[in-house]
Context: one part of a larger RNA
RNA sequence: UGACGGGGGCCUGCACAAGCGGUGGAGUAUGUGGCUUAAUUCGAUUCAACGCGAAGAACCUUACCUGGCCUUGACAUGUAUCUAGUAGAAGGGUGAAAGCCCGACGAGGUAGCAAUACCAGGAUACACAGGUGCUGCAUGGCUGUCGUCAGCUCGUGUCGUGAGAUGUUGGGUUAAGUCCCGCAACGAGCGCAACCCCUGCGUCCUGUUGCCACCCGGCCGAGAGGCUGGAGCACUCUGGACGGACUGCCUCGCUCAAACGGGGAGGAAGGUGGGGAUGACGUCAAGUCAGUAUGGCCCUUACGGCCAGGGCUGCACACGUACUACAAUGCCCGGCACAAAGGGAAGCAAUACCGUAAGGUGGAGCAAAUCCCCAAAAACCGGGCUCAGUUCAGAUUGUCGUCUGCAACUCGACGGCAUGAAGCUGGAAUCGCUAGUAAUGGCGCAUCAGCUACGGCGCCGUGAAUACGUUCCCAGGCCUUGUACA
Numbered sequence: 001u002g003a004c005g006g007g008g009g010c011c012u013g014c015a016c017a018a019g020c021g022g023u024g025g026a027g028u029a030u031g032u033g034g035c036u037u038a039a040u041u042c043g044a045u046u047c048a049a050c051g052c053g054a055a056g057a058a059c060c061u062u063a064c065c066u067g068g069c070c071u072u073g074a075c076a077u078g079u080a081u082c083u084a085g086u087a088g089a090a091g092g093g094u095g096a097a098a099g100c101c102c103g104a105c106g107a108g109g110u111a112g113c114a115a116u117a118c119c120a121g122g123a124u125a126c127a128c129a130g131g132u133g134c135u136g137c138a139u140g141g142c143u144g145u146c147g148u149c150a151g152c153u154c155g156u157g158u159c160g161u162g163a164g165a166u167g168u169u170g171g172g173u174u175a176a177g178u179c180c181c182g183c184a185a186c187g188a189g190c191g192c193a194a195c196c197c198c199u200g201c202g203u204c205c206u207g208u209u210g211c212c213a214c215c216c217g218g219c220c221g222a223g224a225g226g227c228u229g230g231a232g233c234a235c236u237c238u239g240g241a242c243g244g245a246c247u248g249c250c251u252c253g254c255u256c257a258a259a260c261g262g263g264g265a266g267g268a269a270g271g272u273g274g275g276g277a278u279g280a281c282g283u284c285a286a287g288u289c290a291g292u293a294u295g296g297c298c299c300u301u302a303c304g305g306c307c308a309g310g311g312c313u314g315c316a317c318a319c320g321u322a323c324u325a326c327a328a329u330g331c332c333c334g335g336c337a338c339a340a341a342g343g344g345a346a347g348c349a350a351u352a353c354c355g356u357a358a359g360g361u362g363g364a365g366c367a368a369a370u371c372c373c374c375a376a377a378a379a380c381c382g383g384g385c386u387c388a389g390u391u392c393a394g395a396u397u398g399u400c401g402u403c404u405g406c407a408a409c410u411c412g413a414c415g416g417c418a419u420g421a422a423g424c425u426g427g428a429a430u431c432g433c434u435a436g437u438a439a440u441g442g443c444g445c446a447u448c449a450g451c452u453a454c455g456g457c458g459c460c461g462u463g464a465a466u467a468c469g470u471u472c473c474c475a476g477g478c479c480u481u482g483u484a485c486a
Base pairs, nucleotide, nucleotide: 001486002485003483004482005481007480008479009478010477011476012475013474015470016469019433020432021431022430023429026324027323028322029321030320031319032318033317034315035314042053043052064310065309066308067307068306069305070304073128077127078126079125080124081123082122083121088105091102092101093100094099108119109118110117111116130299131298133297134296135295139293141288142287143286144284146282151190152189153188154187155186156185157166158165159164170181171180172179196276197275198274199273201243202242203241204240205239207237210233211232215230216229217228218227219226220225246270249264250263251262252261253260326426330385331384332383333382334381335380342373343372344371347366348365352361353360354359392423397418398417399416400415401414402413403412439462440461441460442459443458444457445456
């Protein structure tokens, strides 16, 4: 100087407390351990591994296993030799395919009159290719984490023999080493904040979306009004520019001060308005040689390459993360409203028809503010159920189908009928959340032929409760103290 303390002081954080909803019990999905296996490829392992790499394992992927094959190789560059019936190739044999064997027919470019030379292609030989083989404790790069915590340092000066200290400590204050005051310090850098994006208000511009708001017409209607065409950009909206918030104003408090704190006015918004992006010096020899790159080591008729089938989906068990429930604030049936954000050409697909349905036939329109996906659902209205393992719950199984795809046996999703299991609120323990949040309802997208998505990333609807407080648990910051630790 640090680190540590079941030392002290001050402070912060959904850390506790106060609340709301869960997990731990059930069934299923998914990941992991273990076991099994010819193989169940590999990695990730407290927080910070375990719906993680994987934003798509039937084949492919695929790295694993078994079997069949290839050996200058699936791919790159170079050297040497050979090569015109050469390269290619309809087709044939064998075979699970790959591969191996045969093969009618049958070429090219540049220079040159030509011979020929060179190139392309092929064969052979050799340098080499190739390796998801090892080492993340040899590395780069990227990432997680403490932590969006408020810290980490430097120059000059001063103090100290020196390590080092000071500044950065102190008094206030802040979300903040934020700012003010003081001070042997004076300044500065990386962080904080601001500058960036979205959202909340207004103005202007914009006008094949919107509106009959105003004006003119057509159709329906008794009327109210509805649909539609023109004209028009008022409104809504689209998306561009600008304005707006700064403790600016008033008042009280603080030490007579400042920073700041409390209250108020005005305002769409008030004290960082809300959200995002942004992650200092460093820590964990943290993670990744399987994303790529890369040193070293290792394999080279195999640890490389191709193919078929299997495996990654195995199941006495254990754990994590989720979904669906156990019901009446509910379930079922009928009716009936109101979104946002996205996607669409090897695509999205309307009206119509067929089918109980999954879906099929068909194809208007649309490279899309124009057409389509598109039905939002919870909510609301009416009816039924009446506390029951039930009109709750839906696992499992049987059977018949649909779709994608070369192919759904291992091992796809979805639909109909039948079957209806466990489950009556979950022990010890444990998690998330402070507001448009939790809880709850649906919608979209990426990956993708299809899909084991209940996952991930977004969008909108409905919409709470509680916080006395900081004694305690956890994590962290500053000062101080002890230490046989570095």

Predicted 3D model of a 486-nucleotide part of an RNA (small-subunit ribosomal RNA, 3' major domain) from a metagenome.